c-di-GMP-I riboswitch aptamer from a Gemmatimonadota bacterium, 80 nucleotides, folded computationally. Lineage of the source: Bacteria > Pseudomonadati > Gemmatimonadota. The model forms 94% of the base pairs in the Rfam consensus. The sequence is in RNAcentral, with records from Ribocentre.
[in-house]
RNA sequence: CUCUGUUCAGGGCAAACCGCCGGUGACGGCGGGGCGCAAAGCCAAGGGGUCUCAGUUGGCGAGACAGCCCGGCUGCCGGA
Numbered sequence: 001c002u003c004u005g006u007u008c009a010g011g012g013c014a015a016a017c018c019g020c021c022g023g024u025g026a027c028g029g030c031g032g033g034g035c036g037c038a039a040a041g042c043c044a045a046g047g048g049g050u051c052u053c054a055g056u057u058g059g060c061g062a063g064a065c066a067g068c069c070c071g072g073c074u075g076c077c078g079g080a
Base pairs, nucleotide, nucleotide: 002080003079004078005077012037013036017032018031019030020029021028022027035067041073042072043071046070047069048068049065050064051063052062053061055060
């Protein structure tokens, strides 16, 4: 460096649901919680998809989701 995740160490993240806060909303932040995850770390200005809207000329525009898929970047431990 490449491939790999049955097992080991230190650990890490955190679905549903509940509380408070923010947002029109999708949803987000913090706390509790723990379904799961070897990238459940980052990129939404890489492609697709889904969802939202006090916008709109009905195609678009503005947003959300990285725990929907592919892709890119980075990375712990073990094995080959």

Model confidence (mean pLDDT): 84 of 100.